[in-house]
Context: one part of a larger RNA
RNA sequence: UGGGGAAAGAAGACCCUGUUGAGCUUGACUCUAGUCCGACUUUGUGAAAUGACUUGAGAGGUGUAUGAUAAGUUGGAGCCAAAAGGCAAAAGUGAAAUACCACUACCUUUAACAUUAUUUUACUUAUUCUGUGAAUCGGAGGUGGGGCAUCGCCCCUUUUGGUCCCAAGGCUAGCCCCGCGGGCCGAUUCGGGCGGAAGACAUUGUUAUGUGGGGAGUUUAGCUGGGGCGGCACAUCUGUUAAAAGAUAACAUAGGUGUCCUAAGAUAAGCUCAAUGAGAACAGAAAUCUUGUGUGGAACAGAUGGGUAAAAGGUUGUUUGAUUCUGAUUUCCAAUACGCAUACAAACCGUGAAAGCAUGGACUAACGAUCCUUUAGACCUUCGGAAUUUGAAGCUAGAGGUGUCAAAAAAGUUAUCAUAGGGAUAACUGACUUGUGGUAGCCAAGCGUUCAUAGCGAUGUUGCUUUUUGAUCCUUUGAUGUCGGCUCUUCCUAUCAUUGUGAAGUAUAAUUCACCAAGUGUUAGAUUGUUCACCCACCAAUAGGGAACUGAGCUGGGUUUAGACUAUCGUGAGACAGGUUAGUUUUACCCUACUGAUGAUGGUGU
Numbered sequence: 001u002g003g004g005g006a007a008a009g010a011a012g013a014c015c016c017u018g019u020u021g022a023g024c025u026u027g028a029c030u031c032u033a034g035u036c037c038g039a040c041u042u043u044g045u046g047a048a049a050u051g052a053c054u055u056g057a058g059a060g061g062u063g064u065a066u067g068a069u070a071a072g073u074u075g076g077a078g079c080c081a082a083a084a085g086g087c088a089a090a091a092g093u094g095a096a097a098u099a100c101c102a103c104u105a106c107c108u109u110u111a112a113c114a115u116u117a118u119u120u121u122a123c124u125u126a127u128u129c130u131g132u133g134a135a136u137c138g139g140a141g142g143u144g145g146g147g148c149a150u151c152g153c154c155c156c157u158u159u160u161g162g163u164c165c166c167a168a169g170g171c172u173a174g175c176c177c178c179g180c181g182g183g184c185c186g187a188u189u190c191g192g193g194c195g196g197a198a199g200a201c202a203u204u205g206u207u208a209u210g211u212g213g214g215g216a217g218u219u220u221a222g223c224u225g226g227g228g229c230g231g232c233a234c235a236u237c238u239g240u241u242a243a244a245a246g247a248u249a250a251c252a253u254a255g256g257u258g259u260c261c262u263a264a265g266a267u268a269a270g271c272u273c274a275a276u277g278a279g280a281a282c283a284g285a286a287a288u289c290u291u292g293u294g295u296g297g298a299a300c301a302g303a304u305g306g307g308u309a310a311a312a313g314g315u316u317g318u319u320u321g322a323u324u325c326u327g328a329u330u331u332c333c334a335a336u337a338c339g340c341a342u343a344c345a346a347a348c349c350g351u352g353a354a355a356g357c358a359u360g361g362a363c364u365a366a367c368g369a370u371c372c373u374u375u376a377g378a379c380c381u382u383c384g385g386a387a388u389u390u391g392a393a394g395c396u397a398g399a400g401g402u403g404u405c406a407a408a409a410a411a412g413u414u415a416u417c418a419u420a421g422g423g424a425u426a427a428c429u430g431a432c433u434u435g436u437g438g439u440a441g442c443c444a445a446g447c448g449u450u451c452a453u454a455g456c457g458a459u460g461u462u463g464c465u466u467u468u469u470g471a472u473c474c475u476u477u478g479a480u481g482u483c484g485g486c487u488c489u490u491c492c493u494a495u496c497a498u499u500g501u502g503a504a505g506u507a508u509a510a511u512u513c514a515c516c517a518a519g520u521g522u523u524a525g526a527u528u529g530u531u532c533a534c535c536c537a538c539c540a541a542u543a544g545g546g547a548a549c550u551g552a553g554c555u556g557g558g559u560u561u562a563g564a565c566u567a568u569c570g571u572g573a574g575a576c577a578g579g580u581u582a583g584u585u586u587u588a589c590c591c592u593a594c595u596g597a598u599g600a601u602g603g604u605g606u
Base pairs, nucleotide, nucleotide: 001593003592004591005590007587008586015422016421017420018419020418021417022414023413024412025411028218029217030216031215032214034211035210038207039206040205044123045122046121047120048119049118050117051116052115054112055111056110057109058108060106068098071104072103073102075100078087079086080085127198128197129196130195131194137191138190139189140188144156145155146154147153148152169185170184171183172182174180175179222232223231230251235257236256237255238254239253240252258405259301260361261360265319266318267317268316269315271313273297275293276292277291278290279289280288299308300307305363323347324346328342329341331339336406350357351356372400373399374398375397376396377395380394381393382392383391430474433470435469437465438464439463440462441461442460446456447455483557484555485554486553489547490546491545492544493543496521497520498519500515501514502513503512504511523537525535563581564580565579566578568575569574
């Protein structure tokens, strides 16, 4: 001196992960102080109105028919009367028959005593608020003035005078009577409510409901060629990948599923489909009819695959086996569960003449634990002294559902951020590859007046390079300081100029192509943070690149913390490869490298 020690500093603040946090937000989840409203309570006394209820007393009832105004029922042949007589019965009408006795309703009027509800209004003592040094509150009276004036009653915002502090003045009991010291009036009296406002409403207590980021706690899936956005490759089915048993991955590829069906299920019979030839007289598409050919070229709910012809298709008949009961098995597989499926046993049945077939859909997808709730079943078990009943709990079989599909009930933001880790994972460099970029060939259709190759060269094709950019995620997360510029060194050649040459469609000049060739040079400016780009000017020329180039060399304009402004987005906290503004650049002690200075020792020469 600052090239290197991928120097030191700090278990990276960027990024991702963690069933790790915190700050903040809200339309997250679950609570909550507060608040609103209702009920009861605190909560007492009157009046009025309206209603409810109880008791008592009255009054009322018209379908038609019946001499008629039949609310209804029980008993009833008598009842009221001294007598006369009347009302009933009988008869008759009618769905029901009346006198008399007893009872029950309904409508309405009135009264009373309680009770109670609602509304309005009044009171003050609960209660609440407020003021003061708790001092002028309420009633009555006198005098004065005014009004009506008959006793009397009513109203009034009522004057003048005195006194300056145990009052002048007046009256007066007492004493130690020259004086002292009291009482009353003067200054009306009475009331134990301090004054005012509100008032059974506020308020208090208990409780139900609503609201409630004011406060609290918590959550904010997974997979993933980083994460996010997108998607579902998270439960499933078919074909391919898949390599001729089976199995076999990817955010590989082409598709499908969360249904649908009382027939589109079961069984039996008879039938044959798609397409197409010819014909149904004669010009024209199809539907219709006849007759040939017709291995399926059709159909079978849906995706695909295989399958199927007197059927598994289409038509018709009859039906409910899409039923009851428990085991076993296949597939997925941990040989666990669920789901799907298979073959039997025991019943009861359908169809068919019968053999048989049928435990849903011709096969391959179409689906769901514990706990809780609910339905069904049995002369079921338990409820702990013995019984009955209700109720509850068990057992068996179903249903209500978890699609993140072996099944938590769950929103964001952080650039103010934190923590544990990760090079299992992104943003620089480097490494591999080279699509992309750059560059060089080969062939020769053409261009070049003629003429492929002086110079070029389409369509094709072969390389090279790592100064572009992708792709990958191998190294680095206990950090390799991250853009550009300035400064400085060195290297390459794919040569712009300069030296020497060859070729030309080289007459000269100028130019083009090529060779040996990196010695030397390759600038100054405007604009931008720019690399890049565009422009101006000079020049022989204003060629291209590398070195993890170069921040303990500088700068700090830009990116990329914390403060702000702004467009846009968001309910919001906030966000923004949108724009703008202000923003700390640390350390030379060691080794090596280089530069310079000063010395020490030995040898030799003079």